[in-house]
Context: one part of a larger RNA
RNA sequence: UUGGGCGUAAAGGGCAAGCAGACGGUCUUUUAAGUUGGGGGUGGCUCGGCUAUCCACAAUACUUUCAGACUAGAGUCUAUAAUAGGAUCGAGGUACUCUUAAUGGAGAGGUAAAAUUUUAUGAUAUUAAUGGGGACCACCGACGUGCGAAGGCAUCGAUCUGGUAUAGCACUGACGUUCAGAGGCUAAAGUAUGGGGAGUAAACAGGAUUAGAGACCCUGGUAAUCCAUACCUUCAACGAUGGGUAUUCAAUAUUGGGUCUAUCCCGGUGUUUUAGCUAACGCGUUAAAUACCCCGCCUGAGUAGUACGACCGCAAGGUUGAAAUUC
Numbered sequence: 001u002u003g004g005g006c007g008u009a010a011a012g013g014g015c016a017a018g019c020a021g022a023c024g025g026u027c028u029u030u031u032a033a034g035u036u037g038g039g040g041g042u043g044g045c046u047c048g049g050c051u052a053u054c055c056a057c058a059a060u061a062c063u064u065u066c067a068g069a070c071u072a073g074a075g076u077c078u079a080u081a082a083u084a085g086g087a088u089c090g091a092g093g094u095a096c097u098c099u100u101a102a103u104g105g106a107g108a109g110g111u112a113a114a115a116u117u118u119u120a121u122g123a124u125a126u127u128a129a130u131g132g133g134g135a136c137c138a139c140c141g142a143c144g145u146g147c148g149a150a151g152g153c154a155u156c157g158a159u160c161u162g163g164u165a166u167a168g169c170a171c172u173g174a175c176g177u178u179c180a181g182a183g184g185c186u187a188a189a190g191u192a193u194g195g196g197g198a199g200u201a202a203a204c205a206g207g208a209u210u211a212g213a214g215a216c217c218c219u220g221g222u223a224a225u226c227c228a229u230a231c232c233u234u235c236a237a238c239g240a241u242g243g244g245u246a247u248u249c250a251a252u253a254u255u256g257g258g259u260c261u262a263u264c265c266c267g268g269u270g271u272u273u274u275a276g277c278u279a280a281c282g283c284g285u286u287a288a289a290u291a292c293c294c295c296g297c298c299u300g301a302g303u304a305g306u307a308c309g310a311c312c313g314c315a316a317g318g319u320u321g322a323a324a325u326u327c
Base pairs, nucleotide, nucleotide: 004298005297006296007281008280012295014185015184021178022177023176025070026069027068028067033063034062035059036058037057039055040054073175074172075171076170077168078167079166080165081164085161086160087159088158089157090156091155092137093136096133097132098131099129100128101127102126103125107118108117146153147152190231191230192229193228194227195226199225200224204220205219206218207217242294243293244292245291246290247289250272251271252270253269254268255267256266257265258264259262276283277282300327301326309320310319311318312317
């Protein structure tokens, strides 16, 4: 290389956008590179078969080339609609905590039970202060919701802004699909600087428990959690299922739009399921079915996502990524 695979056995990149590359709709013309056909040549000798190369010629169904056209792909436009999509600013709500004041007078807190803790310097409790503060966003709300490429997104309003669906079928006329590398985004934790710090709470301290208790339980409590800016770039980043297109039974629920208000059509989200597939489990028009195009990845286990090197990073570390020995 041929070949076999990637839901759970090794294997889908965390995600999208996109250059090179690969692949690419319908019709007509053209080209003859691929392709196809027969012919000829390929130092000398020997030998049998096969293939390729070279030369000139021929053919044109397909791919390619050229030119023109088309509208079914793709996009634009108009109208309508849904939305926790993103960013900024402003406003609000319950609870909590703190402060001040008042009432009151012995406990409170916590647990299986206790203790540490707190309290006569007046706690806990109750009330007041349109008081201070930070975080969060009950009900609606759906373990069958919606939006977003993924990460993710939920109090309300305003401004700016992204994408999507439906209908019209007006416009462009293949403008498409995928995508190595490079660049971008990327939960939580972590890092840096400056703010902020109510509650919670790694570390830490104490009290219990226990043979011990470096834990589970309790009382405290710092980083962190929050904001701004800059890094980090990882995850069970999961549907453990890459993206696109086409084809292929039914039933049912729900959601957005349409209109002739439907036993309907288009787009999503689910459940059950036929054919088919699968080692089985299961998947099953949201495929793991049937096919094609492009990318990524796998090749016994361990060593090991380690060592070395390189690149990135302030660091933590990340990316790339072996071998010997062993079975």